[in-house]
Context: one part of a larger RNA
RNA sequence: UGACGGGGGCCCGCACAAGCGGUGGAGCAUGUGGUUUAAUUCGAUGCAACGCGAAGAACCUUACCUGGUCUUGACAUACACAGAAUCCUGUAGAGAUACGGGAGUGCCUUCGGGAAUUGUGAUUCAGGUGCUGCAUGGCUGUCGUCAGCUCGUGUCGUGAGAUGUUGGGUUAAGUCCCGCAACGAGCGCAACCCUUAUCCUUAGUUGCCAGCACGUAAUGGUGGGGACUCUAAGGAGACUGCCAGUGACAAACUGGAGGAAGGCGGGGACGACGUCAAGUCAUCAUGGCCCUUACGACCAGGGCUACACACGUGCUACAAUGGUAGGUACAAAGGGAAGCUACACAGCGAUGUGAUGCCAAUCUCAAAACGCCUAUCUCAGUCCAGAUUGGAGUCUGCAACUCGACUCCAUGAAGUCGGAAUCGCUAGUAAUCGUGGAUCAGAAUGCCACGGUGAAUACGUUCCCGGGCCUUGUACA
Numbered sequence: 001u002g003a004c005g006g007g008g009g010c011c012c013g014c015a016c017a018a019g020c021g022g023u024g025g026a027g028c029a030u031g032u033g034g035u036u037u038a039a040u041u042c043g044a045u046g047c048a049a050c051g052c053g054a055a056g057a058a059c060c061u062u063a064c065c066u067g068g069u070c071u072u073g074a075c076a077u078a079c080a081c082a083g084a085a086u087c088c089u090g091u092a093g094a095g096a097u098a099c100g101g102g103a104g105u106g107c108c109u110u111c112g113g114g115a116a117u118u119g120u121g122a123u124u125c126a127g128g129u130g131c132u133g134c135a136u137g138g139c140u141g142u143c144g145u146c147a148g149c150u151c152g153u154g155u156c157g158u159g160a161g162a163u164g165u166u167g168g169g170u171u172a173a174g175u176c177c178c179g180c181a182a183c184g185a186g187c188g189c190a191a192c193c194c195u196u197a198u199c200c201u202u203a204g205u206u207g208c209c210a211g212c213a214c215g216u217a218a219u220g221g222u223g224g225g226g227a228c229u230c231u232a233a234g235g236a237g238a239c240u241g242c243c244a245g246u247g248a249c250a251a252a253c254u255g256g257a258g259g260a261a262g263g264c265g266g267g268g269a270c271g272a273c274g275u276c277a278a279g280u281c282a283u284c285a286u287g288g289c290c291c292u293u294a295c296g297a298c299c300a301g302g303g304c305u306a307c308a309c310a311c312g313u314g315c316u317a318c319a320a321u322g323g324u325a326g327g328u329a330c331a332a333a334g335g336g337a338a339g340c341u342a343c344a345c346a347g348c349g350a351u352g353u354g355a356u357g358c359c360a361a362u363c364u365c366a367a368a369a370c371g372c373c374u375a376u377c378u379c380a381g382u383c384c385a386g387a388u389u390g391g392a393g394u395c396u397g398c399a400a401c402u403c404g405a406c407u408c409c410a411u412g413a414a415g416u417c418g419g420a421a422u423c424g425c426u427a428g429u430a431a432u433c434g435u436g437g438a439u440c441a442g443a444a445u446g447c448c449a450c451g452g453u454g455a456a457u458a459c460g461u462u463c464c465c466g467g468g469c470c471u472u473g474u475a476c477a
């Protein structure tokens, strides 16, 4: 100087408390451990691994296993020879591949050849998701959006170092004020950026429709209009600016006015010096080591989907604030050409057939759901719950056996609110309800986004956990 203390003081955080809803019990989904296996590829492992890499394993992916194959190689560069390329097709085979048949000759040209591409041969070499994240770059997590981390000059100290950065107030903040052997400065904080909440101006189609007409069974459907909504560009607006009180005449705090918004208005992006030899050699790059007729490459099938069990994360429930049936209203944000599909018809349905519009503020996915109204069920393992299983189908795709999703009929398991323990959340939040998207042929209860309905509680800081500042002890560094 740090670190640590079941030392002290001050302060903060959904840290506790006060509340609301869960997890832990059930069934299923998913990840992990373990076990099994020819293989169940690899990585991630307290918080900070475990719906994680994976925004999507039937083949492919795929790195694993078994079997069949290749050896200048699936891919790159250079040389020689032959054929332009390319397309169609036969036989054998699981395919890789091997052996054939046919069509076809293009572009530039100094007529030597060249560009592009295929095959054969030889040699430089290729290749490795092999090892080392404790050799590395880059990227990332974490403490933590915590308020800290430092420097120059000066001063003090023999020196390590100190001072500044401590103190009195204040703040979300090393934020600001005052004081002070310090005076200044940098990286952080804040602001500048995006979005949302209000208004104005400009613009008016594909959006809108107040007023004026026309028209329809109905609809901004038509003429027309820019008022309104909206869209998207530019501005305005919030600064403790104003008032009162408190305060040290300060910074600031408390209350109020006006205002769409008030004291950081809400949300996002943004992560200081560093810590954990944290994570990643399997995104990529890369040193070293290793393999080179194999640890490289191709193909078929299998595996990553196994299952006495244990754990994490979720979904659905156990019902009447509910289930079922009929009727009915209101979103936002997105996607669409190898695509989204209106409408009609067929089918109980998944869906199919025909057909129409849209490269989309125009057409379409699209029905929002919870809700509201009416009827019924009357507390039961039930008209709750839907696992499991049998049968019949639909769709995608060469192909749904291992191993897809969905539909219909039948079946109708556990489950009656969950031990110890434990998690999230302070407001348009929790809870609850649907909607969309990425990936994607197909395959979400995951992920990312969107809106609808919409609470309760916070006395307080004694205690648990984590953190900041000052101080004290130390046999620790």
Base pairs, nucleotide, nucleotide: 001477002476003474004473005472007471008470009469010468011467012466013465015461016460019425020424021423022422023421026316027315028314029313030312031311032310033309034307035306042053043052064302065301066300067299068298069297070296073125078123079121080120081119082118083117086103087102088101089100090099091098092097107114108113127291128290130289131288132287136285137284138280139279140278141276143274148187149186150185151184152183153182154163155162156161167178168177169176193268194267195266196265198236199235200234201233202232203231204230208225209224212223213222214221239262242256243255244254245253246252318418322377323376324375325374326373327372328371334365335364336363339358340357343354344353345352346351384415389410390409391408392407393406394405395404431453432452433451434450435449436448437447
The prediction has a mean pLDDT of 84.
A computed fold for a 477-nucleotide part of an RNA from an uncultured bacterium, annotated as small-subunit ribosomal RNA, 3' major domain.
It matches the Rfam family "Bacterial small subunit ribosomal RNA".
The RNAcentral record of the full RNA draws on ENA, Greengenes and SILVA.